[in-house]
Context: one part of a larger RNA
Molecule: large-subunit ribosomal RNA, domain IV
Organism: Candidatus Aenigmatarchaeota archaeon
RNA sequence: UCAACCUUAGGGAAUUCGGCAAGUUAGCCAUGUAUCUUAGGUACAAGUGGUGCCAGAUUCGAGAGAAUCUGGUCGCAGUGACAAGGGAAAUCCGACUGUUUAACAAAAACGUAGUUGGCUGCUAAGCAGAAAUGCCUUGUAUAGCCAAUGAGUCGUGGCCACUAGUGGUGUGUGAAAGCCGAUUCCAAUCGGAAGAAGCCCCACUGUAGGCCGGCCCUAACUCUGAGGGUCUUAAGGUAGCGUAAUCCCUUGCCGAUUAAUUGUCGGCCCGCAUGAUAGAUUCACGAGAUUUCCAUUGUCCCAAGGUUGACUCCG
Numbered sequence: 001u002c003a004a005c006c007u008u009a010g011g012g013a014a015u016u017c018g019g020c021a022a023g024u025u026a027g028c029c030a031u032g033u034a035u036c037u038u039a040g041g042u043a044c045a046a047g048u049g050g051u052g053c054c055a056g057a058u059u060c061g062a063g064a065g066a067a068u069c070u071g072g073u074c075g076c077a078g079u080g081a082c083a084a085g086g087g088a089a090a091u092c093c094g095a096c097u098g099u100u101u102a103a104c105a106a107a108a109a110c111g112u113a114g115u116u117g118g119c120u121g122c123u124a125a126g127c128a129g130a131a132a133u134g135c136c137u138u139g140u141a142u143a144g145c146c147a148a149u150g151a152g153u154c155g156u157g158g159c160c161a162c163u164a165g166u167g168g169u170g171u172g173u174g175a176a177a178g179c180c181g182a183u184u185c186c187a188a189u190c191g192g193a194a195g196a197a198g199c200c201c202c203a204c205u206g207u208a209g210g211c212c213g214g215c216c217c218u219a220a221c222u223c224u225g226a227g228g229g230u231c232u233u234a235a236g237g238u239a240g241c242g243u244a245a246u247c248c249c250u251u252g253c254c255g256a257u258u259a260a261u262u263g264u265c266g267g268c269c270c271g272c273a274u275g276a277u278a279g280a281u282u283c284a285c286g287a288g289a290u291u292u293c294c295a296u297u298g299u300c301c302c303a304a305g306g307u308u309g310a311c312u313c314c315g
Stems, first nucleotide, its partner, number of pairs: 001310008010301002014299001019296001027051005036041001038151001052073009074078001086294007093286002098110002114149007126135003152281003157212003162209002164205005170200001172199002179192004213231005240274001241271001252268006
């Protein structure tokens, strides 16, 4: 000097991106328990008291034993070592238990029950195989497969112009073969009628891919614009939520928190570029992300001492 540990006066997060690390708490008994809530929970919420040993008594019990009361007594300390939750208040995301990048990611990603749509009448659809055949299934639409969303609660707006899917219809178009006609010795060749799918045309479909405007004027101070005009579209973003995991300007503005806050929370909101492709909300849950408070501490003020080992040096 390093590693692993231990102790520390006074202060107590001043450290730091951040309480990272360490510490605090801890068992059992009694008491007591807010807010929210899907009434089950949240909850060991939080908080408070007790805990050893000796003697006696009471109650319960068949007994083993358990509980209670009274008195005494020792220590700094009685779950005396070991073992053994720190707690609280909020916001975001995901409903939850679960799964995952073996060896840098455990999550807000995947899954999930629930919801919705599509295909399928059984020699089913779907999947594997060249086929035979097999799985689903010794199942049968309350079933099987595929896709989207993702518990619950409240709702789920407008657009079918484009793309996609489904259906329909016809003086449109539409190949070869076949048919009819012309030509011809034959083979060819030419013309015509009829005419499938598809395209064209006409509709439908949004929990299909998707999309959801601009300019100008206007109320008796000013501001704002309920309202009006005009261009234009398939329709011009509804309910909600909103400076957001989405906001460039931005450290937006106001309030709360702090002595002081680019933070956080509650509001406002012309939303560069939110929005029912799923929105909004939500109890419980989370080794998830973020903020604050209490307790507690060598994280720090500011270092010191100790134990064990390594390294170095000497023998």